[in-house]
RNA sequence: AACGAACGCUGGCGGCGUGCCUAACACAUGCAAGUCGAACGGGAUUAGGGGCUUGCUCCUAAUUUAGUGGCGCACGGGUGAGUAACGCGUAGAUAAUCUGCCUGAUGAUCUGGGAUAACACUUCGAAAGGGGUGCUAAUACCGGAUAAGCCCACGGAGUCUUUGGACUUUGCGGGAAAAGGGGGGGACCUUCGGGCCUUCUGUCAUCAGAUGAGUCUGCGUACCAUUAGCUAGUUGGUAGGGUAAAGGCCUACCAAGGCUACGAUGGUUAGCUGGUCUGAGAGGAUGAUCAGCCACACUGGAACUGAGACACGGUCCAGACUCCUACGGGAGGCAGCAGUGGGGAAUUUUGCGCAAUGGGCGAAAGCCUGACGCAGCAACGCCGCGUGAGUGAUGAAGGCUUUCGGGUCGUAAAGCUCUGUCGAGGGGAAAGAAGUGUAUUGUGGCUAAUAUCCACGAUACUUGACGGUACCCCUAAAGGAAGCACCGGCUAACUCCGUGCCAGCAGCCGCGGUAAUACGGGGGGUGCAAGCGUUGUUCGGAAUUAUUGGGCGUAAAGCGCGUGUAGGCGGUUUGAUUAGUCUGAUGUGAAAGCCCUGGGCUCAACCCAGGAAGUGCAUUGGAAACUGUCAGACUUGAAUACGGGAGAGGGUAGUGGAAUUCCUAGUGUAGGAGUGAAAUCCGUAGAUAUGUGGAGGAACACCGAUGGCGAAGGCAGCCCCCUGGGUCAACACUGACGCUCAUGCACGAAAGCGUGGGUAGCAAACAGGAUUAGAUACCCUGGUAGUCCACGCCCUAAACGAUGCGAACUAGGUGUUGGGGAAGGAGACUUUCUUAGUACCGCAGCUAACGCGUGAAGUUCGCCGCCUGGGGAGUACGGUCGCAAGGUUGAAACUCAAAGGAAUUGACGGGGACCCGCACAAGCGGUGGAUGAUGUGGAUUAAUUCGAUGCAACGCGAAGAACCUUACCUACCCUUGACAUGCCAGGAACUUGGUAGAGAUACCUUGGUGCCCGAAAGGGAGCCUGGACACAGGUGCUGCAUGGCUGUCGUCAGCUCGUGUCGUGAGAUGUUGGGUUAAGUCCCGCAACGAGCGCAACCCUUGUCAUUAGUUGCCAUCAUUUAGUUGGGCACUCUAAUGAGACUGCCGGUGACAAACCGGAGGAAGGUGGGGAUGACGUCAAGUCCUCAUGGCCCUUAUGGGUAGGGCUUCACACGUCAUACAAUGGUCGGUACAGAGGGUUGCCAAGCCGCGAGGUGGAGCCAAUCCCAGAAAGCCGAUCGUAGUCCGGAUCGGAGUCUACAACUCGACUGCGUGAAGUCGGAAUCGCUAGUAAUCGCGGAUCAGAAUGUCGCGGUGAAUACGUUCCCGGGUCUUGUGCACACCGCCCGUCACACCAUGGGAGCGGGUUCUGCCAGAAGUAGUUAGCCUAACCGCAAGGAGGGCGAUUACCACGGCAGGGUUCGUGACUGGGGUG
Repeated sequence: AACGAACGCUGGCGGCGUGCCUAACACAUGCAAGUCGAACGGGAUUAGGGGCUUGCUCCUAAUUUAGUGGCGCACGGGUGAGUAACGCGUAGAUAAUCUGCCUGAUGAUCUGGGAUAACACUUCGAAAGGGGUGCUAAUACCGGAUAAGCCCACGGAGUCUUUGGACUUUGCGGGAAAAGGGGGGGACCUUCGGGCCUUCUGUCAUCAGAUGAGUCUGCGUACCAUUAGCUAGUUGGUAGGGUAAAGGCCUACCAAGGCUACGAUGGUUAGCUGGUCUGAGAGGAUGAUCAGCCACACUGGAACUGAGACACGGUCCAGACUCCUACGGGAGGCAGCAGUGGGGAAUUUUGCGCAAUGGGCGAAAGCCUGACGCAGCAACGCCGCGUGAGUGAUGAAGGCUUUCGGGUCGUAAAGCUCUGUCGAGGGGAAAGAAGUGUAUUGUGGCUAAUAUCCACGAUACUUGACGGUACCCCUAAAGGAAGCACCGGCUAACUCCGUGCCAGCAGCCGCGGUAAUACGGGGGGUGCAAGCGUUGUUCGGAAUUAUUGGGCGUAAAGCGCGUGUAGGCGGUUUGAUUAGUCUGAUGUGAAAGCCCUGGGCUCAACCCAGGAAGUGCAUUGGAAACUGUCAGACUUGAAUACGGGAGAGGGUAGUGGAAUUCCUAGUGUAGGAGUGAAAUCCGUAGAUAUGUGGAGGAACACCGAUGGCGAAGGCAGCCCCCUGGGUCAACACUGACGCUCAUGCACGAAAGCGUGGGUAGCAAACAGGAUUAGAUACCCUGGUAGUCCACGCCCUAAACGAUGCGAACUAGGUGUUGGGGAAGGAGACUUUCUUAGUACCGCAGCUAACGCGUGAAGUUCGCCGCCUGGGGAGUACGGUCGCAAGGUUGAAACUCAAAGGAAUUGACGGGGACCCGCACAAGCGGUGGAUGAUGUGGAUUAAUUCGAUGCAACGCGAAGAACCUUACCUACCCUUGACAUGCCAGGAACUUGGUAGAGAUACCUUGGUGCCCGAAAGGGAGCCUGGACACAGGUGCUGCAUGGCUGUCGUCAGCUCGUGUCGUGAGAUGUUGGGUUAAGUCCCGCAACGAGCGCAACCCUUGUCAUUAGUUGCCAUCAUUUAGUUGGGCACUCUAAUGAGACUGCCGGUGACAAACCGGAGGAAGGUGGGGAUGACGUCAAGUCCUCAUGGCCCUUAUGGGUAGGGCUUCACACGUCAUACAAUGGUCGGUACAGAGGGUUGCCAAGCCGCGAGGUGGAGCCAAUCCCAGAAAGCCGAUCGUAGUCCGGAUCGGAGUCUACAACUCGACUGCGUGAAGUCGGAAUCGCUAGUAAUCGCGGAUCAGAAUGUCGCGGUGAAUACGUUCCCGGGUCUUGUGCACACCGCCCGUCACACCAUGGGAGCGGGUUCUGCCAGAAGUAGUUAGCCUAACCGCAAGGAGGGCGAUUACCACGGCAGGGUUCGUGACUGGGGUG
């Protein structure tokens, strides 16, 4: 795009078309083929007339018709079952034929005869239907005559010819015809019927035409080769028969042929064509309606009649089915039109009419016509029209939405002004009709004729189913007339709500797991529109079967390799020919359709007319280049000869040495062998080792090579013999002898098979030992087939260059093997040219890229093979080969939306290279064991609130849970609320006391009238109380809706961009490389050049110095004091502001003349001096909705708010992080020294006094360089303890106290006294640290009423070690492989278990179809006929001729028996496959 469509929703009108695609299933009922009286006899009715016996008969006319007869029924109409065929299409042939009716021409139409239906009578039968007797007619039937044509036989002549024959003409002999009927009529005749004349018509014969039909032929006409051989009337001949007609069409005889790879035979499917649909075309699909042909008519068979049939509405027979029946017997055939049942997703009225067109009959009128013309039903299709038009902004109401401002439906509506198509009502009103007939009449013709008849006219009358239809006019009124699908992308069109991987959607990709433009609904929008969607089917897109117009190195695809048949293709030249080819003409290619032009319906659809086209076929004229064919020639393709030369080319026979193993006899002694390490194994019965001798089999080191040879497989010691191929050079010979190759044939590694040998080594299977969770493996010790030989099979490999063979052409360079030429050289040899191989690099070109690139995967030609998504599957079945194993050929069902190639970026690797890090190593100290503290899990609980969960949760949020905090639980209360804003009313706020209660709270009560403006009234601000509503409130959910903040990789050195360049592209380059660095730090190089975020630096602190400034700081000098206490001073320390200083700057060496590194000098400090802050692009849907903010959802007398009490503090257990220890480098006691950094008014708190102490009392000083906290501790000097569960250790517990606080019970800290647990240095494992670090010692702060072993800071003392980068972990760069990309925590293979699906095998079982053999044989036809019957002709007769019935023979349908082939279904069980 299309449709004979169907289904869903919807539906106003008209025109034109179309309408059982399924059951060629079965059919009730009606209709669909009759007509002619001008062929015939008879009957009936009516009218008129006659006779009269007045109810009978005769005649005439008209109407009608059962029968005889004629014509028609073979057309028209239906259907597509069969048919793969001369069935159809196209072009021919018929010299091999027929043709009713029709047309033209010629000639005839003579003479006789016997029957028969109707009818009458009778008879059988239920009926359908018959039988008998008798009468009668014809255009029915029969005999005879005639014969211009005609037919047959035999001759003569001519023309043409395919040599078969055909046509024309002529002679002789023989043979075959006929029917009448109607109208009119003047002479003449008459039996009065008529003859006769005339006209029309019919009939016969012949010729010709037209039409229709039969037959034959060339070409074209579906799929399967898993159908490869088929055929006995088969193929041909001769003779005969038969037919309208050729012919094995049929019969007899003879011969043995015929078809087939250019697809016979068999199977499956199918009516064919014009056309139709699609497509740019070529094609593909299709064959409804219309038209041509064919076939069929319940199924099968058969003939009759006829011009024509083997006959849809005829006959006979058989069968199935249905109906009637009196049970004896009969009837029927809708695939005609309607209609019914059934089947189905699905297809109409039992309508009107012959008015038109056409057909049959008829002289005609006319009759018949379900052909046809119309109407009805159906949106089934195409076409047309309408459902209103203009104006109208408060942008109404309402809906939807919202960022609450608005937006949108939307000029849409309403309103106002118009119009009147369609529909409704009323009125008018065509065309389709031409004729025909009758009557009157004109002209002409036939004719003896002014009859009749015929032809052409004139006038009048006469014919419409549709239908009062099309069309026109009038009336009223916007009134009666819009839906369907879609809105994630493809694909035009977006939002809200509901739902929550549910319900559902889906053409493909895919949506849906709480913010769904994808589901459902609403609003809005988009598209089409009386339709719109869905489903189905066909073509297109699809160059996705490729003729036009594809491919085969790696995506599917080159046979393992050769030889060669058919076939295909083929060098140069001359001549001929014209098959192909080209060109012209003629015929045909039906009509309709398509296309063009014009015309008719108001337009269109539709219809009409004309034209063009129909690429085809046939005949014919011409051309002769090319291809073919024939004839001749040539040498360049090909082959051969002569001469060289290389080679693991093949085959046979022989021969050699090294090595392994074994045997023999020595020497010799305890091991050997083997492995990662071992063990099995061998060995004291003497191994291994080492000499000697021997046996046997297999393979041939070095040379040896990107060397050589071969068609491939493949080929390796040496020598002899036989033998194939290639190559080079020169030139001689043949003269296209060539290339490729379906089928065929030969060869074909390894393994394997058969027979017979052989067997040293190796070695499937097997055994043992190890390894391992296991180890039917890898490793070890053994070891049999096999490996070897001969003969015969097998026939496959990643049989690979994953690249078929042959030929030609198209830049080069380098190596190597074989041959030849030239130049140079004394030679060795060198250089160069050429040819045949074999490798590498590379231009053009090709390629998806990788790559190929004169040895092509380039450009072309010839031929062969192969491919067409993945899986199923190289499987099944069948065939074929094989001894077997198996090979070869080779599907389908089903299933998926991918499978695959090349390249890219990442990630990953028990890949590689380089580098770094307390990563390892080297060290020091810990954890893991004990007790305690603290956090977590788990368990428990009314609650033990919540979060954090590998590193990167677990002394984390929490810088501090007795109440509070607090979010949890229980109980009691409140409901505009504890808090915010707005409104109204009242009242200042606030406050004293009491009662009840656990308290919140409730009730009562006391005091109090403030501030600002204003004269006052009053108002305002603030606060409180009460009321109603908007709302508040939520530590409720979602960190996977979010912002912000944070952790982590990681302070790792990376992450990117612009422009350019390269690539089809993803991308690459830059950023890689060589060095160097802590660093993508810097240098050099480079198709890159630059830039950004990171690094570094800038910032803070610390280390040195200087300047400035000296109080509360300091004190060298001067005085003074218990004391920098005071005077004085600001030099020093210190404080805190500003500067300086360090930059690889200098020197030497290394390096590439670089960057840089190493060493040194100077310096307080040296190579980023130490520390901090600072965290690129990003990753982890990392953490946090319980800090805060926030979308959505949820609660609203509760999930909000208040109060009391409880809980977060539980405890068989497990884990993390810490504290204290286990002691003598120590504990205890006494004395004594030295910090830094902080904090302090709700505070730090001195001195003094009291207490053993915690503390109490006290109150000076201090808002701090001033006072206080505040005694630093380790250390040092003494003393003691003496290796012990202790004078270690301090848990736990008992008293007694202190402090804070409303309150220490659950559940605080501290003090004194007493008690004195575990623990004696910690398993596997594991953590931190590289210098002022670890370790160790104390001090301070935040939080805080109180409550640190935590945390954040501070200083004191103060080490050890680093060879180094192999390994573990993490990271960076480059490279490599990848089937990974939620990226190795990836992906993914097979068995097993379960469910479902299709399929193979299967003892069999049941259908279909077909073949062979046999039995049987209806009807019919043909032959025969001894039985019976018989009008026409012959015969005087008897009888005959002829005919019929019956019988029989042949052929044959249905049917039966037996055995095969093939196909389908089914089947216990079983095999694999697919999906989950």
Small-subunit ribosomal RNA from an uncultured bacterium, 1476 nucleotides, folded computationally. RNAcentral holds the sequence, with entries from ENA. Its mean pLDDT, the model's own confidence on a scale to 100, is 85.